[in-house]
Context: one part of a larger RNA
RNA sequence: UAGGGCGUAAAGCGUCUGUAGGUGGCUUUUCAAGUCUGCUGUCAAAUCCGAGGGCUCAAACCUGGACAGGUGAUGGAAACUGCCAAGCUGGAGUACGGUAGGGGCAAAAGGAAUUUUCGAUGGAGCGAUAAAAUACGUAGAGAUCGGAAAGAACACCCACGGUAAAAGCACUCUGCUGGUCCGACACUGACAGUGAGAGACAAAAACAAGGGGAGCAAAUAGGAUUAGAUACCCCAGUAGUCCUGGCCGUAAACGAUGGAUACUAGGCGUUGUGCGUAUCGACCCAUGCAGUGAUGUAGCUAAUGCAUUAAGUAUCCCGCCUGGGGAGUAUGUUCAUAAGAAUGAAACUC
Repeated sequence: UAGGGCGUAAAGCGUCUGUAGGUGGCUUUUCAAGUCUGCUGUCAAAUCCGAGGGCUCAAACCUGGACAGGUGAUGGAAACUGCCAAGCUGGAGUACGGUAGGGGCAAAAGGAAUUUUCGAUGGAGCGAUAAAAUACGUAGAGAUCGGAAAGAACACCCACGGUAAAAGCACUCUGCUGGUCCGACACUGACAGUGAGAGACAAAAACAAGGGGAGCAAAUAGGAUUAGAUACCCCAGUAGUCCUGGCCGUAAACGAUGGAUACUAGGCGUUGUGCGUAUCGACCCAUGCAGUGAUGUAGCUAAUGCAUUAAGUAUCCCGCCUGGGGAGUAUGUUCAUAAGAAUGAAACUC
């Protein structure tokens, strides 16, 4: 306890596609289901309400009545919702002309660095730390030079920038391919928005198989520190990190802010693209649309703050919340090889 809410107090599904459903632009016509209205039947009595009456009064009692509401029949209205039919172009989409982009997939090639190895020079330390030690080194380390190999990641450019539904995406080039935006305005003519279930994608870690393994590095071992040190620090180091094809389906998956549409002061940046002006041309200046920033008025907010990219003003649809702990636990079910995931209580206690 059905109203109020969801940036930070409990609460927006990780993201998208889309079924059912509920919602839906402008004009005209039909019908009359919703809606409104006239009349009428019915909704036992008692009770409640108001009027009157009699018990001395009151309660209780008696008499006649009414409001409101439900449901049915019948007559009417046609603004709105709905139905039928016809049309429109502003929403939406297609075609046309362009631009930008780390959007995706596949293939090819590149340099710096690191490590290892081979050769050369050389001869005692090197490395690490707050300080050390373990470790490495006369079986020649470290340092310097040259050759070779391997794997992973791509400095500067790089930005408050770009792009993608989100996760995410960056050396270079090539091939295939998705989406956005701008312009002009040709075509279709509401074809739309949301979306329970459902499906798809989804960082890192983990799992199974086969490769690969330079650096880094859970576990592990050693050295320190310490009262102890299963840690922080140091020397090593295996899974893993990488690739292929599977599986898992979770994150502070965050803007802690669901999607769509419309409206509501400004000034300042930046990205893409138009138009005007200007010019030999590029700039400059003014302006439109689409993104992305930092400010700021009204308004909102418990405050913080948000503020045309709203947390403002409204509408539509979905999801979610209902004191703390117990507990995202138990049980059941579904999924998964497993790890676990999803759904998800109660007793008790404050």

Small-subunit ribosomal RNA, central domain from Iris macrosiphon, 350 nucleotides, folded computationally. Rfam family: Bacterial small subunit ribosomal RNA. The full RNA is in RNAcentral, with records from SILVA. Its mean pLDDT, the model's own confidence on a scale to 100, is 87.